[in-house]
RNA sequence: GUAGAAAAAGGCAAACCCUCCGAAAGGUGGGGACGCAAAGCUACUGGUCUACGGGAUUCUCCUAUGAUCGCAGGGCUACCUGAA
Numbered sequence: 001g002u003a004g005a006a007a008a009a010g011g012c013a014a015a016c017c018c019u020c021c022g023a024a025a026g027g028u029g030g031g032g033a034c035g036c037a038a039a040g041c042u043a044c045u046g047g048u049c050u051a052c053g054g055g056a057u058u059c060u061c062c063u064a065u066g067a068u069c070g071c072a073g074g075g076c077u078a079c080c081u082g083a084a
Base pairs, nucleotide, nucleotide: 003081004080011036012035016031017030018029020027021026034070040076041075042074044073045072046071047068048067049066053063054062055061056060
């Protein structure tokens, strides 16, 4: 440097419940573990979700400046191990 087989030290924490924030998507904190070898950080690219506000041809539709890194890719950083 590559890799993650077995193990060890440890780490994170889905659904769900409570809580607070938010128009919503969603997020914070507590409980809780489905999983995760970057499930650490970053909205840079694509995707997806939402639509307060704005817009239109207004029973509806469009729109990110909002959200998601536990959707994929990219970038940055990092513990342990050495089977292959």